Overview:
The RNA shown here (Bacterial RNase P class A) has 385 nucleotides and comes from a Spongiibacteraceae bacterium. Taxonomically the source falls in Spongiibacteraceae (Bacteria, Pseudomonadati, Pseudomonadota, Gammaproteobacteria).
RNA sequence: CGAGUCGGCUGGACAGUCGCUGUGUCGUGUACUCGUCGGAACGCUUAGGCGUCCGCCGGGUCGCGGUGUAGAGGAAAGUCCGGGCUCCAUAGGGCAGAGCGCCAGGUAACGCCUGGGGGGUGUGAGCCCACGGAAAGUGCAACAGAAAGUAAACCGCCUAAGUAGCGUUCGCGCUACCGGUAAGGGUGAAACGGUGCGGUAAGAGCGCACCGCGCGGCUGGUAACAGUCCGCGGCAUGGCAAACCCCGCUCGGAGCAAGGCCAAAUAGGAAUCCUUUGCCGUGGCCCACGGUGGAUUCGGGUAGGCCGCUUGAGGCUUGCGGCGACGCAAGUCCCAGAUGAAUGACUGUUCUCGACAGAACCCGGCUUAUAGGCCGACUCACUUU
Numbered sequence: 001c002g003a004g005u006c007g008g009c010u011g012g013a014c015a016g017u018c019g020c021u022g023u024g025u026c027g028u029g030u031a032c033u034c035g036u037c038g039g040a041a042c043g044c045u046u047a048g049g050c051g052u053c054c055g056c057c058g059g060g061u062c063g064c065g066g067u068g069u070a071g072a073g074g075a076a077a078g079u080c081c082g083g084g085c086u087c088c089a090u091a092g093g094g095c096a097g098a099g100c101g102c103c104a105g106g107u108a109a110c111g112c113c114u115g116g117g118g119g120g121u122g123u124g125a126g127c128c129c130a131c132g133g134a135a136a137g138u139g140c141a142a143c144a145g146a147a148a149g150u151a152a153a154c155c156g157c158c159u160a161a162g163u164a165g166c167g168u169u170c171g172c173g174c175u176a177c178c179g180g181u182a183a184g185g186g187u188g189a190a191a192c193g194g195u196g197c198g199g200u201a202a203g204a205g206c207g208c209a210c211c212g213c214g215c216g217g218c219u220g221g222u223a224a225c226a227g228u229c230c231g232c233g234g235c236a237u238g239g240c241a242a243a244c245c246c247c248g249c250u251c252g253g254a255g256c257a258a259g260g261c262c263a264a265a266u267a268g269g270a271a272u273c274c275u276u277u278g279c280c281g282u283g284g285c286c287c288a289c290g291g292u293g294g295a296u297u298c299g300g301g302u303a304g305g306c307c308g309c310u311u312g313a314g315g316c317u318u319g320c321g322g323c324g325a326c327g328c329a330a331g332u333c334c335c336a337g338a339u340g341a342a343u344g345a346c347u348g349u350u351c352u353c354g355a356c357a358g359a360a361c362c363c364g365g366c367u368u369a370u371a372g373g374c375c376g377a378c379u380c381a382c383u384u385u
Stems, first nucleotide, its partner, number of pairs: 002380009012350007020071010031061005037055003041052004073356001077367002080365005085255004097251005102116005117131001118129004132246002137244002139240002154185002156181003162177006193211006212235001213233005218227003259307004269298006278292005314333008351354001
């Protein structure tokens, strides 16, 4: 200098004017409410006193006005996982169903994160992996191919053994049948270890050596696992479990429109009282029973309002422990809380001319979107010293 890999930060700036939401403070009110004091007013009471009303003062709520202050994100998004919180259900156990799946750790928990192991990939920094079991069982594999699993003879190779025929120099040769053969060719994503030597009619773990594989041991490691170690086994068991299934672990349901409190008007419900009666019904008539009216009280629910609501597994700094995720301690800070739902508009200056995008109960993750800029660590190639 060029090409890359990984991690982190940022996400226009400044000023003025006018607004919006929360909140502090000051003032204010023919508003509501609570309390002290006062009243020669009214009602009740034997009395003490109580209640109503009026006045002054003080507090609170609400409204209005002034002033101060705070006001979206790294993803607020998707709602895909995990938890808090709330209500419902629940003795315990099982079945069904769903999810997860190398090992160890972190965490409130997780399908997340950290460290490690194994596999794949890249020259490399790095990146990717649902990574338990295919020797319990069932199932699947298009096309091609002879054959797709207790494998299989299409081409090829062989004719030692057996049968038949022909020839014969009587050694045997040729042909056919019966067969043998997975070394070679061909098909396929995949054809039952690889290389070499021996062996054979030709071949074949048939035998041997090396490599590979499996099982057991030993050593190292908490473990997954690893090993230029030792022994055994000729190799027996192809692939797919993101097919059913088996094994192990986890899981009750609904969600802030959760849930709780206050509470009109109207309609309906319950209880008590009133009418010494009217009307209607049952009835031939009386009694009786039922319905119809009014008043008071009670309870449920609706509109509406309040709480839940933002102080929390919280942020920042420092120290300590740990490779790390993270944990502990001390100090310090308070950082949106709306409910037609605020966080904006305009003007000016300036720069590199501004992407994706807007909280709605709250956290921890994952995933997806994102213009431009900055920083750090590392890799490869080339050049120069």

It is recorded under the gene name rnpB. The model forms 95% of the base pairs in the Rfam consensus. RNAcentral holds the sequence, with entries from ENA. Rfam family: Bacterial RNase P class A. The family's RNA type in Rfam is ribozyme.